Predicted 3D model of a 530-nucleotide part of an RNA (small-subunit ribosomal RNA, central domain) from Branchiostoma belcheri. Taxonomically the source falls in Branchiostoma (Eukaryota, Eumetazoa, Chordata, Amphioxiformes). It matches the Rfam family "Eukaryotic small subunit ribosomal RNA". Gene Ontology terms of the family: structural constituent of ribosome and ribosome. The coordinates come from a structure-prediction model, not an experiment, and the mean pLDDT is 80.
Context: one part of a larger RNA
RNA sequence: UUGCGGUUAAAAAGCUCGUAGUUGGAUCUUGGGACCGGGCUUGCGGUCCGCCGCGAGGCGUGUCACUGCUCGUCCCGGCCCUCCCCGCCGGAUUCUCCCUGGUGCUCUUAACUGAGUGCCUCGGGGUGCCGGAGCGUUUACUUUGAAAAAAUUAGAGUGUUCAAAGCAGGCCUGGCGCCUGAAUAGUGGUGCAUGGAAUAAUGGAAUAGGACCUCGGUUCUAUUUCGUUGGUUUUCGGAACGUGAGGUAAUGAUCAAGAGGGACGGACGGGGGCAUUCGUAUUGCGGCGGGAGAGGUGAAAUCCUUGGAUCGCCGCAAGACGAACCACUGCGAAAGCAUUUGCCAAGAAUGUUUUCAUUGAUCAAGAACGAAAGUUGUGGGCGCGAAGGCGAUCAGAUACCGCCCUAGUCACAACCAUAAACGAUGCCAACCAGCGAUCCGCCGGCGUUACUUCGAUGACCCGAUGGGCAGCUCCCGGGAAACCUGAGUUUUCGGGUUCCGGGGGAAGUAUGGUUGCAAAGCUGGAACUU
Numbered sequence: 001u002u003g004c005g006g007u008u009a010a011a012a013a014g015c016u017c018g019u020a021g022u023u024g025g026a027u028c029u030u031g032g033g034a035c036c037g038g039g040c041u042u043g044c045g046g047u048c049c050g051c052c053g054c055g056a057g058g059c060g061u062g063u064c065a066c067u068g069c070u071c072g073u074c075c076c077g078g079c080c081c082u083c084c085c086c087g088c089c090g091g092a093u094u095c096u097c098c099c100u101g102g103u104g105c106u107c108u109u110a111a112c113u114g115a116g117u118g119c120c121u122c123g124g125g126g127u128g129c130c131g132g133a134g135c136g137u138u139u140a141c142u143u144u145g146a147a148a149a150a151a152u153u154a155g156a157g158u159g160u161u162c163a164a165a166g167c168a169g170g171c172c173u174g175g176c177g178c179c180u181g182a183a184u185a186g187u188g189g190u191g192c193a194u195g196g197a198a199u200a201a202u203g204g205a206a207u208a209g210g211a212c213c214u215c216g217g218u219u220c221u222a223u224u225u226c227g228u229u230g231g232u233u234u235u236c237g238g239a240a241c242g243u244g245a246g247g248u249a250a251u252g253a254u255c256a257a258g259a260g261g262g263a264c265g266g267a268c269g270g271g272g273g274c275a276u277u278c279g280u281a282u283u284g285c286g287g288c289g290g291g292a293g294a295g296g297u298g299a300a301a302u303c304c305u306u307g308g309a310u311c312g313c314c315g316c317a318a319g320a321c322g323a324a325c326c327a328c329u330g331c332g333a334a335a336g337c338a339u340u341u342g343c344c345a346a347g348a349a350u351g352u353u354u355u356c357a358u359u360g361a362u363c364a365a366g367a368a369c370g371a372a373a374g375u376u377g378u379g380g381g382c383g384c385g386a387a388g389g390c391g392a393u394c395a396g397a398u399a400c401c402g403c404c405c406u407a408g409u410c411a412c413a414a415c416c417a418u419a420a421a422c423g424a425u426g427c428c429a430a431c432c433a434g435c436g437a438u439c440c441g442c443c444g445g446c447g448u449u450a451c452u453u454c455g456a457u458g459a460c461c462c463g464a465u466g467g468g469c470a471g472c473u474c475c476c477g478g479g480a481a482a483c484c485u486g487a488g489u490u491u492u493c494g495g496g497u498u499c500c501g502g503g504g505g506a507a508g509u510a511u512g513g514u515u516g517c518a519a520a521g522c523u524g525g526a527a528c529u530u
Stems, first nucleotide, its partner, number of pairs: 004501003007482002012498001014369001016367002021362003025255002031081001033080001035078005040072001043069005048062001049060004086134001088132004095126001097124002101120007138201003141196002144193002153185002157167002169179003211248006217241005259359001260356003264351002268347001272344004278322002282318008293304001330337002374415006383409002388404004426497003430489002433473003438468004443463003447460004477484002503530003512523004
């Protein structure tokens, strides 16, 4: 590992990118035929064996051994169709073909002239035998073998009296002998040798420096033979070369994945950034009006008020916010995103008889983004409002209710990196079910309507299709259940890949490391207790 679990019981990193790692689409020799050899099988025998029989012979079964014929299809090996096991060197020479020379026989010729057929022989193909070296990509995998201490283990044999053991022992006429045994298996990985070639990798010919053949060229080398020795130069032989020319060939590029990337097209979206614009409300201030209360509450009070509150009208300013429309709707990796308009770049999906051709998936390390609160600096501060102060309530109230109000909330520049960051549910791929809505794209179709003058084109209507957010139903299946179209395709257990959990507490604490201005974050125990 086979073979646990991760919605709610412990446990999916907040989210995306990403290197190492792990893993990864299909495709190239399959199929057939006849024959031979071996094995297996069916049937009939023979030698053998048993019984009957004086014998001749007959009957029977046994299948151990040997062996003949026959049937069958299966297994193994070889050969062929058809393209493979091949080429090189050496040896012994078997068969066969061609050829040089010699020599018989028959026929023939003027003639060893020619034909046929034997024998010997020089030389050369091919097939078969033995050996050597080359290796005809390289591994994984698998077969067989060698090798791998014994004791131990499994296990055969054997009456230690049985047994645990031991490796002994047994047989006789009875004396000098005889017969045995001390098996076998197993011995992971790795390494060695070897047969196989399915599966999984890997390699080759694309700027042909590609394969094979022929003929040259250049540079080395030096065996024999030219009477001998020495020198020189050829030829022949051998080796090397990113060397030249020509020829041979079906000359050499797999598909285009309901994998992926790119290009193009018209749409779509509250996706992002910057600027711009609008809206009412609130609060403050100014002017005018009017005159006693107003606020607030369960009831009150603190609070405001003839120095004119609250209220009404007309204005101005500021900073927040973007109601209704707003939905089981959209977009975004998540966090998140809603006034108008402009600009900037980006994007899923869809369409496509476009292009590349495995480029993919998931991911330690590493990186970007990351609500709210919090920190630093600068601005801004309408409303709200931790802390704080009051008024109530109350046994008490350090709260809930009310009146003030600091930090904050807002903008910019930098940090922080956490949330019930939730679908409490990793990502990618495949399959398993019915329905009607809805959003986006595309396609088809009676009809209605808008602009129009008829077509086009919009908006409705009907249907199909790809992709989304969701919903309903059910004896798919699952699950402890709630429930889930996945949380299914799981004891009938293996699609790929990452992270995490192992009773409760101590404890996400201590300590160490690291990040941070800090607050804190990440990593992260144990004793003890139950």